A computed fold for a 72-nucleotide RNA from Asyneuma japonicum, annotated as transfer RNA. The RNAcentral record of the sequence draws on ENA. Rfam family: tRNA. About the family: Transfer RNA (tRNA) molecules are approximately 80 nucleotides in length. The gene name in the source record is trnQ-UUG.
RNA sequence: UGGGGCGUAGCCAAGUGGUAAGGCGACGGGUUUUGGUCCCGGAAGUCGAAGGUUCGAUCCCUUCCGUCCCAA
Numbered sequence: 001u002g003g004g005g006c007g008u009a010g011c012c013a014a015g016u017g018g019u020a021a022g023g024c025g026a027c028g029g030g031u032u033u034u035g036g037u038c039c040c041g042g043a044a045g046u047c048g049a050a051g052g053u054u055c056g057a058u059c060c061c062u063u064c065c066g067u068c069c070c071a072a
Stems, first nucleotide, its partner, number of pairs: 001071007010024003018055001027041004048064005
């Protein structure tokens, strides 16, 4: 310099046009003498950024940013 993959909660991760599942963690509660284990609960998200297309965008398009791989 060129090409490609990935970016979703503190961490992992599903969802590929109709507005975001699940697990771990944290928090509260139950159980326990206490802790751990187990059970229950609800919370936490401008879906990397900005624009575009669309009635509607995490999803499609463009440009950037970060990260990884390949080639030179």